[in-house]
Molecule: Bacterial RNase P class A
Organism: Deltaproteobacteria bacterium
RNA sequence: AUUGAAAUCCAGAUGAUCGCUCUUUUUGCCUUCGGGCGGGAAGGGAGGAAAGUCCGGACUCCACAGGGGAGGGUGCUGGCUAACGGCCAGGGUUCGCCGUAAGGCGGAUACGGAAAGUGCCACAGAGACGAGGCCCGGGGAAACCCGGGGGUGAAACGCGGCAAACCCCACCCGGAGCAAGGUCAAAUAGGUAACCGUUACGAGGCUCCCCGGCCCAGGUUACGGGUAGACCGCUAGAGGCCCAAAGUAAUUUGGGUCCCAGAUAAAUGAUCAUCCACGACAGAAUCCGGCUUACGGAUUUCUUUUGAA
Numbered sequence: 001a002u003u004g005a006a007a008u009c010c011a012g013a014u015g016a017u018c019g020c021u022c023u024u025u026u027u028g029c030c031u032u033c034g035g036g037c038g039g040g041a042a043g044g045g046a047g048g049a050a051a052g053u054c055c056g057g058a059c060u061c062c063a064c065a066g067g068g069g070a071g072g073g074u075g076c077u078g079g080c081u082a083a084c085g086g087c088c089a090g091g092g093u094u095c096g097c098c099g100u101a102a103g104g105c106g107g108a109u110a111c112g113g114a115a116a117g118u119g120c121c122a123c124a125g126a127g128a129c130g131a132g133g134c135c136c137g138g139g140g141a142a143a144c145c146c147g148g149g150g151g152u153g154a155a156a157c158g159c160g161g162c163a164a165a166c167c168c169c170a171c172c173c174g175g176a177g178c179a180a181g182g183u184c185a186a187a188u189a190g191g192u193a194a195c196c197g198u199u200a201c202g203a204g205g206c207u208c209c210c211c212g213g214c215c216c217a218g219g220u221u222a223c224g225g226g227u228a229g230a231c232c233g234c235u236a237g238a239g240g241c242c243c244a245a246a247g248u249a250a251u252u253u254g255g256g257u258c259c260c261a262g263a264u265a266a267a268u269g270a271u272c273a274u275c276c277a278c279g280a281c282a283g284a285a286u287c288c289g290g291c292u293u294a295c296g297g298a299u300u301u302c303u304u305u306u307g308a309a
Base pairs, nucleotide, nucleotide: 001305004302005301006300007299008298009297010296012275013274014273015272016271017270018269020045021044022043023042024041025040026039027038028037029036030035047281051292052291054290055289056288057287058286059177060176061175062174064212066211067210068209069208071173072172073171074170075169076090077089078088079087080086091111092109093108094107095106096105097104098103112168113167117166118165119162120161121160134149135148136147137146138145139144181232182231183230184229191223192222193221194220195219196218202216204215205214239258240257241256242255243254244253245252246251
């Protein structure tokens, strides 16, 4: 210099002026006393994927989340984790490079069962699973039987291949979701009609069905009327970072340290100056662990080939 792989970091930076939003604190004005509008100080303000909504949970509600069925998911072995279809290690199979080889290095993996059954294997070939023409040898009166061979093909007188085909086996799964759910205030008409039901054999309440079992006097449908406001949930976490120990590793344990968005029609923007790696993909909406997809740059390590010292 080149080839492939892995890991870490950044995601334009700095300064000035003005602007937005949240928390804490302080303070002024208005008020229908419910609240409303400001000023000052200190501090914070989008991502590694915030995307996809593909998995798993935390959390919330539904008596129980009980049994069975339907339905769905996973699929080598062991370990990690709150859990997973995730991650780590080992094995099998397979691919690439190097090597005479043994083997080494790196990658992929939808990896239980084909003798429980059904189904598929185009074309070619006589014939593709209840299959089968030709040639040779043996047996036989013959029909036919046994053995071997050429040809077509990935595969032909077989434990053949396919289960990312149906299926079988093992294990797992209650449902719904922050528009979950809860509190306060306000307003109207605690409206009308029909059906089912009313002390437990039954309407309804376990968001697919059945059974058990618990609660219970209400429930369902249609029409009509009022309200659409404020607050909580809402960010201190299975949390981040650093160090040590154990472990091949994923990770676990211990110690230290930090608080890093909570908007609600939706906040982080505008201008100027300087710098250089000249800035790609792209904006939170309950939160977290994964997977998948999109994508610019810097650094480090290992590997292939070539050259120089």